[in-house]
Transfer RNA from Parcubacteria group bacterium Greene0416_79, 72 nucleotides, folded computationally. It matches the Rfam family "tRNA".
RNA sequence: UCCGGUGUAGCUCAAUGGUAGAGCAGCCGACUGUUAAUCGGCUGGUUGUAGGUUCGAAUCCUACCACCGGAG
Numbered sequence: 001u002c003c004g005g006u007g008u009a010g011c012u013c014a015a016u017g018g019u020a021g022a023g024c025a026g027c028c029g030a031c032u033g034u035u036a037a038u039c040g041g042c043u044g045g046u047u048g049u050a051g052g053u054u055c056g057a058a059u060c061c062u063a064c065c066a067c068c069g070g071a072g
Base pairs, nucleotide, nucleotide: 001071002070003069004068005067006066007065010024011023012022013021018055026042027041028040029039030038048064049063050062051061052060
């Protein structure tokens, strides 16, 4: 320098262009001698950044940033 991959909740990851979810963690409660376990509920998101396409973008396109891998 070139090519590819990844970037979504505190963590691990889903979401085939049509309201962004789950598990764990956190908080509240139920259960009970107490704790743990179990069960119910709640909270938590500028989807890496900036543009573009579209009636509509986490998703498609472009550039950039970070990390990982490859080529030279």